[in-house]
RNA sequence: GGAUCCGUAGCUCAGUUGGCGAGAGCGCCCGGCUUACAUCCGGAAGGUCACAGGUUCAAAUCCUGUCGGAUCCA
Numbered sequence: 001g002g003a004u005c006c007g008u009a010g011c012u013c014a015g016u017u018g019g020c021g022a023g024a025g026c027g028c029c030c031g032g033c034u035u036a037c038a039u040c041c042g043g044a045a046g047g048u049c050a051c052a053g054g055u056u057c058a059a060a061u062c063c064u065g066u067c068g069g070a071u072c073c074a
Stems, first nucleotide, its partner, number of pairs: 001073007010026004019057001029043004050066005
């Protein structure tokens, strides 16, 4: 330098080639249980879907560019 894949909550990820109200597990916080802690049960908070632009009535999803990461080739 080229190709492919990836970027969604603090962490690991799901999201069926566009429309439900952006979600799960773990973690943090609160409550229950316990003499207490852990386990377990319930609840709540937490997101400019990497960034910018475009298409569309409507974009996490489609298109373009940029940034970052992984792998391969040279």
A computed fold for a 74-nucleotide RNA from a Minisyncoccota bacterium, annotated as transfer RNA. Its mean pLDDT, the model's own confidence on a scale to 100, is 80. Its Rfam family is "tRNA".